[in-house]
C1' cells in the first nucleotide's frame, strides 16, 4: 500500500459497487421450464346456434441453454499456436430435387380387478405431422478408370456401372403462408490429435504387461490398445519417470522503479461437479443440477406389505464459525424457450430492501465579537492556557423536515423501480462528531493518582514515592462519518542476490587426485543459418490498464474513440558474434632429443651408536627418583665398571621458513623396480584443451579382524606422593597399542582455516635447482633468465585485521558450499561398516541475539621500566594482664540516633549526675515553648499564701511608667478566633553545602592540524633525565589549560629600624637587672639580604641532567606547614546548617518529674599502667618552650598529713599568677623476690564542684594489695632532631581527661638491595571482562512447565494389489416364452425381424487376506528448551 474481511468505540445524508473465505454440512415452505388446439382424437365451459374458450392424453420443439458451486483434477484440465487428407452439427441462411400410393396399431376414453398410498393390471374402442411396407431414384454409398494436385495413408474433378434410403400434413374462400423428405453449401457450436508453457518434495530412483509396437477383427460421428485374438519385447526416467503432498486453470488482480513475489472474490473465457458410487436410455447434442435404472448412507410417509426425496437455482432454516443480506417488487426494459400470431413461461434479468463492507461526494454553519467573561487545568502566584473559542450581534440555507409541481428510461402502445430524479415554496442554526495517539522510531506535554503493584508494550523498553511510557484530567497532534485493533499479502529486504550477494578470520572451499555426463573453450578461410538481428503476416476475445473526449451538478461510476501491451507462432531476409560442417595453422596441449635436482613410492640387503635383557669378571652398600619425598631395586651382591652374547625399534651430526610429493606424508647406507617435475633444443602431432554432478582411487593418528613380533615408550590398571579431595599434573611399575604381513575403517584445527585452470597488473631483497653470458688456468665473483620457495612493499582490494606476480588485485570458465543463534551435524529413514561408527540430513520448541575485526578502559598466580616505611635492615609496640574508652551482641520500659574493610569502632561527642537529650514511664498543655498578622483587656512588673514530685492550678496584695497632633501609639503581659506555628519524623538512592578516600599519586584534558569509514589515535608514544607530563633531544604535529614547581606561613644565617613589661658587656647601685644608665649582646617584631646547579672538574649526545668539589649559616625541592587536577566510591552527613517531596497536627508538637544513654555471660578495636635494677624509692640539685587568666589566674600568710579551707597582694598581663617542668645529675636504700616491682579491687575517713554526686563525678589520707615475670597465630608505627622516652600547656568545662590539640627536654639504630608481599605510575601483551576478576562462566543433581525421539502395543485415515461375491446396464449367446404391420401360405402355420426370460464377459458397492504411506494415543524411557 492492499483486502469478499472480522472485532472495539462511534455513527447525519446520497450515489456506485459489494456481501458464507468455515460444513461440496443437513434442509421445512414457496417459487426457479415450459410451450404449441394453426399436428391429433376426446372431454369440458358459455351460448338457442354459429361459434368462442379451457385442457388430461397422443404428438412436436425445448428441458444438453440460462442459473449455482470449486469437491475432484498436476491433467492435452487450462493457456498459446497449429492439425483433422480421421469427424459431427437441431434450430438459422443460400442453392437443388421431391412430397406418389397404401397398411396395421395405440394412449386418452369405457368397463372390471388389485393396492393404505405411489401406482398397476385385464378386456374393449379410436386419431394424427405417432408407427410400418411399396414406388421413384440423387451430387448419398460402393467399385475400378481418366485428369489435376498433394502431405505417406491419399484429396478433388469427370464420366461409367452397381447398391440402398424418402416424405406429412396444417391454416386460409383464395392468393399464399407455415411445415415435411433428400442433397450440397455457409454460419454457429462441438469432438479428436500435436508443439510449447504450467506448484513442492530425491529422507520418493527406478516405473510399466494392454504395458510399447505390429497384423487381423470389433467399436465410434471420427483417429487410436479404445477393445479383442495372435506376434514381437518393447516404452518412460537424474533435462526427474514412478510415488507422496498441495491446487480448478486463465484474462486478470495486489504490490513493486523494474525484474519479481503473493493471489485467482466480484466481471469474463474454459474445465469439472450436481447426496456418494456405477450405468446406460432418449436425442443433433447428455453418460443429463430441478430425467431414468441400480447400489450405499441419510431423511420423510406407511395400513409394515411397500413407497417418496436430493437448494453447489432464488429467497429462507438449522448447524459450523470471528464472519456474510429479504421466505421483497416486476416481466416495463435486455435476453431466452415455445408458438403463424396474440401470447404464455422465465428467482436469467431489471429493480427495491438490509450491512459505513469498500470507493466517491456533501454536511454538521458563515462573518463580526475582549489585552480576553465564568469555569476547568497549570503556575515561579506575577500569570499562562482552553480562546474569538463561548456568550452577544448580523447573516445564509447545502443536507434533513413539511407542502406543491414533476421528467428521461418506450422518438407509436406498454413503467416494476416511482410520485423516484429534478424544480419551487415555508420555517429556522435549528436535527447531525467521533476515534486513535502524544518516551524514541513518529506529528503532539503537563498535573494528579499508583509505587516492579495495578498495568503498558509493534521493536527498543516503561512501572521498585517526584512516571512526558501505567490510570485519570487539562492541553496538544493526526484522521474524520469514521477511527483504531487483529488477520493475510507485497514492499522496504541487495534478507535466495537473473537484474542484484557471498565463502582467509563473520555462515560458507569437498582431505586430495583421476575421470563420465554436462558446461566452457586458440588463429585463418569457406558453406549452412539453430541462437541473434531486421522486415512482413495471421492471431493475441471482451472487460480491465493507459490516452483523448462524452454522460450522470462534481467525483466514484459509466459510454465512445484511439494507440500501446500481451515475452508466443509463421514466412522472408542479414551473417559481425555464438553454433554447426569442411579445409587449414601453431602459440594452448601432447610427443621427441639432451640434461639436472630431489627424505617421491615399492622390494631386498647391510651398518654403527644407544636403551633393555642374559652370561662372566672386578667391586661394596647403597641405587633410583623428586620442589621435597616415598613406593621401587639392592648383602640371594644392585647401582658403577670391563668383556661376551641376544633382541627389537629408531636412524644423532649433515639439517637449512632447504628438497620431493596431489594430499595424507617422506630423513642411516647400498642395489634393483618405478611415478612425477624443471631447464635447453624447437624435429613431430595439430586444439588433441579447462573444469568436472554422479562415479572411482588414495587418504595422519586412533580403532577393528587374523597371524607374527615385542627392546624402548606407554592409554587402561596397580602403587607412592601432592591435595580439603586428586579417579589429574610429579614419581615407581605396567597391559593393549606402537613394529611386520593381509584386510577393514574413511575421519582430523586432513589449515595457507584461502577449490582448480588461464591471462594481465610497480619494484626491492633472500634462498633452492637449472641455463646463457662476463671473468678466470680453474674454482669463486658479477650480469641476465626460467622454475620452486620465503620476506618487505606500490597501485588496487578489504568491515577491519590484512592480502599484494605463490593476490584476498583486474577479468574469463567450471565445480563445491552458505543464508540468524540454540535445538543439531542430533532424531527418523536410506546407504556403507565386523564393530566402533561414518555419510546423507530435518522438525517441533526456544531466544533477540549469536558472531567478526578493531577501539578505550579494567583485569592477569603476562612481560619490561620506576616509585612509596611496600618489603628488606633496624628500633619500639599491638595481640597475653589489669583498668579506661568505643563498638558488636545480649538485656531492658528505655538502654535515643548516626558511622561498618582500608576510608566505622578514645568516630559525630572540644568533655550524658539535672540540663544537654533526640529515648522510656508518669503527670500535664493544645494558636501552642518560638515567628507574623486581627480584635479585646491590662502598664510592664514585683511580693506573699495555698495545692502539687514538678510543670501547672487557685488566691491575696503592691504597682500605674514612656511618646503624643490627646484621637491614639511603642514595648510588654493576658484572653479570643483563624491563617498558621512546631517536628533530632522519613528519604544522604531527590538535593545544596561541607567532608573522607585513591593521593601531594603525576597525572587529566582542550584548540587547530594530520591519520582512521568509525569508535578513536596522534600530541601525552620514543631516547635520556627528574621528586614531578621536571627538563632536553627526536618526532605530523604545533600550541594551550587544570595539576607539578614557584609565589604564602614557619624554623635555620645575617643586616637595618625600634627598645618596654625584654636584655646587662662597660659605669654606678642592690639581698635581687632591684634602681640609675645603656640598647653592644640576648630577645622581641617589622623591613631587607641570602641559594640560582651561579662557579670549578668529570660523565653525558656539544643537550637536559647527574657525580664530585670550592665557597657558604644553609646545596641541589634546606626542614616543616598550608595548598588536594579530571574524576572514582549512588562513599559520609536530612542529627550542625539549608532544602524538594512525603508524613504527624488535643500529637510523631510542647512542658515537667523520675529513669535511661553508665546495663553485662561474652567478642573486637584504640589507648593507659605495668610486669621491673638502663629499675623503684628517699633526700638534695639543674635546665624549657608554648600557652591560659576578671563568673578568672591567684602570689603571700595561715589551718590541715593531704585533697583543700580562711584571709589576701598583684594581674585584662614580654610587668602579676598558673608555675616546683620531668626525664636528668648527686647521694643513700632496695638485690631478682610476685619483691620497697605492679597497682586493680575493696573498706574506712575526708575534701571540692554543683539545686542535687544513690543509680552516676573528681580528688585526698589510711588500710587492702588482684592479674601480671615481656605475651600464640597474626599484626602496627617510624628514615633524623625522626623513632623511642620525659614532662608542660590549652580547648571543652560548674565539676570531671589514660582522649584530643599543641609545646619543648633527652635523643638513637638501620637501609645490602628491589627477588618477594601491599599500593601506585608509564609502556607493552592476552581477554569470551565493561556493574569491568568481589567479573564472566561450565556440567551434574533437585523442583516446575513445554515441545520432541524411542517404545510392548492400541486405534483411525489414504493408496494400490490379490481372491470371493456380484446390482443396474451395454454387448454377446440362446435349444425357453411371446409378437399387429413385411414375405410365403395348404390359412393350420412358416419365414424375416423384434420383445421378454435365461445365460456369458465386463462390472459399482460389499467381503476376506497380506502390504505401503500417514495421523492420534501408550506403561516406561532418552536427550532438548525455559524458569
Nucleotide at each position: 500500500g492492499a483486502u469478499u474481511a472480522a472485532c472495539g468505540c462511534u455513527g447525519g445524508c446520497g450515489g456506485c459497487g459489494u456481501g458464507c473465505c468455515u460444513a461440496a454440512c443437513a434442509c421445512a415452505u414457496g417459487c426457479a421450464a415450459g410451450u404449441c388446439g394453426a399436428a391429433c382424437g376426446a372431454g369440458g365451459u358459455a351460448g338457442c346456434a354459429a361459434u368462442a374458450c379451457c385442457u388430461a392424453g397422443u404428438g412436436g420443439c425445448a428441458g444438453a441453454c440460462g442459473g449455482g458451486u470449486g469437491a475432484g483434477u498436476a491433467g492435452c484440465a487450462c493457456g498459446u499456436g497449429g492439425g483433422c487428407a480421421a469427424c459431427c452439427u437441431a434450430c438459422c441462411g443460400u442453392c437443388g430435387a421431391g412430397u406418389g400410393g397404401g397398411g396395421g396399431a395405440u394412449a386418452a376414453c369405457u368397463a372390471g380387478c388389485c393396492g393404505a398410498a405411489a401406482g398397476g393390471u385385464u378386456a374393449g374402442c379410436u386419431a394424427a405431422u405417432a408407427c410400418c411396407g411399396c414406388a421413384u431414384g440423387a451430387a448419398a454409398c460402393g467399385u475400378g478408370c481418366u485428369g489435376u494436385g498433394g502431405c505417406a495413408u491419399c484429396a478433388c474433378a469427370g464420366a461409367a456401372c452397381g447398391u440402398u434410403a424418402a416424405a406429412a400434413g396444417g391454416a386460409g374462400c383464395a392468393a399464399u403462408c407455415c411445415g415435411c423428405u433428400u442433397g450440397a453449401u455457409g454460419a454457429c457450436g462441438g469432438g479428436c490429435c500435436c508443439g510449447c508453457g504450467c506448484c513442492c518434495g530425491a529422507u520418493u530412483a527406478g516405473c510399466u504387461u494392454g504395458u510399447u509396437g505390429g497384423u487381423g477383427g470389433g467399436g465410434u460421428a471420427a483417429u487410436g490398445g479404445c477393445c479383442u485374438a495372435c506376434c514381437a519385447a518393447g516404452g518412460c526416467u537424474c533435462c526427474g519417470a514412478u510415488c507422496g503432498g498441495u491446487a480448478g486453470c486463465u484474462g486478470g488482480u495486489u504490490u513493486g522503479a523494474g525484474a519479481g513475489a503473493g493471489c485467482g472474490a466480484c466481471c469474463a473465457g474454459c474445465c469439472a461437479c450436481a447426496c456418494u458410487g456405477g450405468g446406460a436410455c432418449u436425442g443433433a447434442g447428455a453418460a443429463a443440477c430441478g430425467g431414468c435404472c441400480c447400489a450405499g448412507a441419510c431423511u420423510c410417509c406407511u395400513a409394515c406389505g411397500g413407497g417418496a426425496g436430493g437448494c453447489a437455482g432464488c429467497a429462507g432454516u438449522g448447524a459450523g464459525g470471528a464472519a456474510u443480506u429479504u421466505u421483497c417488487c416486476g416481466c416495463a426494459a435486455u435476453g431466452g424457450g415455445c408458438g403463424a400470431a396474440a401470447g404464455c413461461c422465465u428467482g436469467a434479468c431489471g429493480g427495491a430492501g438490509c450491512g459505513a463492507c469498500g470507493c466517491c461526494g456533501c454536511g454538521u454553519g458563515u462573518g463580526g465579537g475582549a489585552a480576553g467573561a465564568a469555569g476547568g487545568c497549570c503556575u515561579u502566584c506575577g500569570g499562562g492556557u482552553c480562546g474569538u473559542a463561548a456568550a452577544c450581534c448580523a447573516c445564509u440555507g447545502u443536507c434533513g423536515a413539511a407542502g406543491g409541481g414533476g421528467a428521461c428510461u418506450a422518438u407509436a402502445a406498454u413503467g416494476a423501480a416511482u410520485g423516484u430524479a429534478c424544480c419551487c415554496u415555508u420555517g429556522g442554526a435549528g436535527g447531525a462528531a467521533g476515534c486513535c495517539c502524544c518516551g524514541g522510531c513518529u506529528a503532539a506535554c503537563u498535573a494528579c493518582g499508583u509505587g516492579c503493584c495495578a498495568g503498558c508494550a509493534g521493536c527498543c523498553g516503561c512501572g521498585g514515592u517526584a512516571a512526558g511510557a501505567c490510570g485519570u484530567a487539562g492541553g496538544g497532534g493526526g484522521c474524520g462519518a469514521g477511527c483504531g485493533u487483529u488477520a493475510u499479502u507485497c514492499g522496504g529486504a541487495a534478507u535466495u542476490a537473473u537484474u542484484g550477494g557471498g565463502c582467509g578470520u563473520a555462515a560458507a572451499g569437498c582431505g586430495c587426485u583421476c575421470g563420465u555426463a554436462g558446461g566452457c573453450g586458440g588463429g585463418a578461410c569457406a558453406g549452412g543459418a539453430a541462437g541473434u538481428c531486421c522486415g512482413u503476416g495471421a492471431a493475441g476475445a471482451a472487460a480491465g490498464a493507459c490516452c483523448u473526449g462524452g454522460g450522470c451538478u462534481c467525483a466514484a461510476c459509466u459510454c465512445a474513440g484511439g494507440g500501446a501491451a500481451c515475452g508466443g507462432c509463421a514466412c522472408g531476409g542479414a551473417u559481425a558474434c555464438u553454433c554447426u560442417u569442411g579445409u587449414u595453422c601453431u602459440u594452448g596441449a601432447g610427443g621427441c632429443a639432451u640434461u639436472c635436482a630431489g627424505a617421491g613410492g615399492g622390494u631386498g640387503a647391510u651398518g654403527g651408536a644407544a636403551u633393555u635383557c642374559c652370561c662372566g669378571g672386578u667391586g661394596u652398600a647403597g641405587c633410583g627418583g623428586u620442589g621435597a619425598a616415598a613406593u621401587g631395586c639392592g648383602u640371594a651382591g644392585a647401582u658403577a665398571u670391563c668383556g661376551g652374547g641376544a633382541g627389537g625399534a629408531a636412524c644423532a651430526c649433515c639439517a637449512g621458513u632447504g628438497g620431493c610429493g596431489a594430499a595424507g606424508g617422506c630423513g642411516a647406507u647400498c642395489a634393483c623396480c618405478u611415478g612425477g617435475g624443471g631447464a635447453u633444443g624447437u624435429u613431430c602431432u595439430g586444439a588433441c584443451g579447462c573444469u568436472g554432478a554422479g562415479g572411482a582411487g588414495c587418504g595422519a593418528a586412533a580403532g577393528c579382524u587374523a597371524g607374527g613380533g615385542g627392546a624402548g615408550c606407554a592409554a587402561a590398571c596397580g602403587g607412592g606422593a601432592u591435595u580439603a579431595g586428586a579417579u589429574a599434573c610429579c614419581c615407581c611399575g605396567g597391559u593393549a597399542g606402537u613394529c611386520c604381513u593381509a584386510g577393514c575403517c574413511g575421519u582430523a584445527a586432513a589449515c595457507g582455516a584461502u577449490g582448480g585452470a588461464u591471462a594481465c597488473u610497480a619494484g626491492g631483497u633472500g634462498u633452492a635447482u637449472g641455463u646463457g653470458g662476463u671473468a678466470u688456468c680453474g674454482a669463486c665473483u658479477c650480469c641476465a633468465u626460467a622454475u620452486g620457495u620465503g620476506c618487505c612493499g606500490u597501485a588496487g582490494u578489504u568491515a577491519a585485521c590484512a592480502c599484494a606476480g605463490u593476490a584476498a588485485g583486474u577479468a574469463u570458465c567450471c565445480c563445491g558450499c552458505c543464508u540468524g543463534g540454540g535445538g543439531a551435524g542430533u532424531a527418523c529413514g536410506g546407504c556403507c561398516g565386523c564393530a566402533a561408527g561414518g555419510u546423507u540430513a530435518a522438525a517441533a520448541c526456544u531466544c533477540a541475539a549469536a558472531g567478526g575485526a578493531a577501539u578505550u578502559g579494567a583485569c592477569g598466580g603476562g612481560g619490561g621500566c620506576c616509585c612509596g616505611c611496600a618489603c628488606a635492615a633496624g628500633c619500639g609496640g599491638u595481640g597475653g594482664a589489669g583498668c579506661a574508652u568505643g563498638u558488636g551482641g545480649u538485656u531492658u520500659a528505655a538502654u535515643u540516633c548516626g558511622a561498618c574493610g582500608c576510608a566505622a569502632c578514645g568516630c559525630g561527642a572540644a568533655g550524658a549526675a539535672c540540663c544537654u537529650u533526640a529515648c522510656c514511664a508518669a503527670g500535664g498543655c493544645u494558636u501552642g515553648a518560638c515567628a507574623u498578622g486581627u480584635c479585646g483587656c491590662g502598664a510592664a512588673c514585683c511580693u506573699u499564701c495555698u495545692u502539687g514530685a514538678a510543670a501547672g492550678g487557685g488566691a491575696a496584695g503592691g504597682g500605674u511608667g514612656c511618646c503624643u497632633u490627646c484621637g491614639g501609639g511603642a514595648g510588654c503581659g493576658c484572653g479570643a478566633a483563624c491563617a498558621c506555628a512546631g517536628g533530632u519524623g522519613g528519604u544522604g538512592c531527590a538535593u545544596g553545602g561541607c567532608u573522607g578516600u585513591c593521593g601531594u599519586c603525576a597525572g587529566c584534558u582542550c584548540g587547530u592540524g594530520u591519520c582512521g569509514u568509525g569508535a578513536g589515535a596522534u600530541g601525552u608514544u620514543g631516547g635520556g633525565u627528574u621528586a614531578a607530563g621536571u627538563c632536553c633531544c627526536g618526532c605530523a604535529a604545533c600550541g594551550a589549560g587544570c595539576g607539578c614547581a614557584a609565589c604564602c606561613c614557619u624554623c635555620g644565617u645575617u643586616u637595618c629600624u625600634a627598645g618596654u613589661u625584654g636584655c646587662c658587656a662597660u659605669c654606678a647601685u642592690u639581698c635581687a637587672g632591684u634602681u640609675g644608665g645603656g640598647c653592644a649582646c640576648u630577645u622581641u617584631a617589622g623591613a631587607g639580604a641570602g641559594a640560582c646547579u651561579g662557579c670549578c672538574g668529570g660523565u653525558g649526545a656539544c643537550a637536559a641532567a647527574c657525580c664530585g668539589g670550592a665557597g657558604g649559616a644553609a646545596g641541589g625541592u634546606g626542614g616543616g606547614g598550608a595548598u588536594g587536577a579530571c574524576g572514582u566510591c549512588a562513599a559520609g552527613u536530612c542529627a550542625g546548617c539549608a532544602u524538594g517531596c512525603c508524613c504527624c497536627u488535643u500529637a510523631c508538637g510542647c512542658c515537667u518529674u523520675g529513669g535511661g544513654c553508665u546495663a553485662c555471660a561474652c567478642a573486637c578495636g584504640u589507648a593507659c599502667u605495668a610486669c621491673a635494677a638502663u629499675g623503684c624509692u628517699a633526700c638534695g640539685g639543674a635546665c624549657a618552650a608554648a600557652g591560659a587568666g576578671c563568673c578568672g589566674c591567684a602570689a603571700g600568710u595561715u589551718c590541715g598529713c593531704g585533697a583543700g579551707g580562711a584571709c589576701a597582694a598583684g594581674c585584662a598581663a614580654a610587668u602579676c599568677u598558673c608555675a616546683u617542668a620531668a626525664a636528668c645529675c648527686g647521694u643513700g636504700g632496695c638485690u631478682c623476690a610476685g619483691u620497697u616491682c605492679a597497682g586493680a579491687u575493696u573498706g574506712c575517713a575526708g575534701g571540692c564542684u554543683g539545686c542535687a554526686a544513690c543509680u552516676c563525678g573528681c580528688c585526698u589520707g589510711c588500710a587492702u594489695g588482684a592479674a601480671g615475670g615481656c605475651g600464640g597465630a597474626a599484626u602496627c608505627g617510624c628514615u633524623a632532631g625522626u623513632a623511642a622516652u620525659c614532662g608542660c600547656a590549652g580547648g571543652u568545662c560548674a565539676g570531671c581527661a589514660u582522649a584530643c590539640u599543641g609545646c619543648g627536654g633527652u635523643g638513637a639504630a638501620u637501609a645490602c638491595g628491589u627477588u618477594c608481599c601491599c599500593g601506585g605510575g608509564c609502556c607493552u601483551u592476552g581477554u569470551a571482562c565493561a556493574c569491568a576478576c568481589c567479573g564472566c562462566c561450565c556440567g551434574u543433581c533437585a523442583c516446575a512447565c513445554c515441545a520432541u525421539g524411542g517404545g510392548a502395543g492400541u486405534u483411525g485415515g489414504c493408496c494400490a494389489c490379490g481372491c470371493c461375491c456380484g446390482a443396474a446396464g451395454u454387448c454377446g449367446u440362446u435349444a425357453c416364452u411371446c409378437c399387429a404391420a413385411c414375405c410365403g401360405u395348404u390359412c393350420g402355420c412358416g419365414g424375416a425381424g423384434g420383445a421378454g426370460g435365461a445365460u456369458g464377459c465386463c462390472g459399482a458397492a460389499g467381503g476376506c487376506a497380506g502390504g505401503g504411506c500417514u495421523g492420534a494415543u501408550g506403561a516406561c524411557u532418552g536427550g532438548g528448551g525455559u524458569g

Predicted 3D model of a 1427-nucleotide RNA (small-subunit ribosomal RNA) from an uncultured bacterium. The RNAcentral record of the sequence draws on ENA and SILVA. Its Rfam family is "Bacterial small subunit ribosomal RNA". The prediction has a mean pLDDT of 85.